[in-house]
Transfer RNA from Athelia sp. TMB, 72 nucleotides, folded computationally. The RNAcentral record of the sequence draws on ENA and Rfam. RNAcentral records the identical sequence in 2 taxa. Rfam family: tRNA. Rfam classes the family as a transfer RNA. The prediction has a mean pLDDT of 80.

RNA sequence: GGCCUAAUAGUCUAGCGGUUAUGACGUUGGAUUCUGAUUCCAGAGGUCCAGGUUCGACUCCUGGUUGGGCCU
Numbered sequence: 001g002g003c004c005u006a007a008u009a010g011u012c013u014a015g016c017g018g019u020u021a022u023g024a025c026g027u028u029g030g031a032u033u034c035u036g037a038u039u040c041c042a043g044a045g046g047u048c049c050a051g052g053u054u055c056g057a058c059u060c061c062u063g064g065u066u067g068g069g070c071c072u
Stems, first nucleotide, its partner, number of pairs: 001071007010025003018055001027043005048064005
C1' cells in the first nucleotide's frame, strides 16, 4: 500500500427494507420476608460517524473512524 470482516443499552446478543428494535445479565422502584437472599411485577437505558439510494434504511451503496484477519 491492497483486500476481507466487525461496530446495536453499562456488558453480551438477535434483527438484514416497513410492526413499539429481541432477549439475558446488570441497574432503579415495588410486592413477598422480622432482616437479607431467592422469586414475582413494573420502569429507565441502544442502532460507530457523515453523505447517498428509496415512498420508507440498524438493514442497501460511498467515504471516514476504531478493532480483528490475510497478502505484499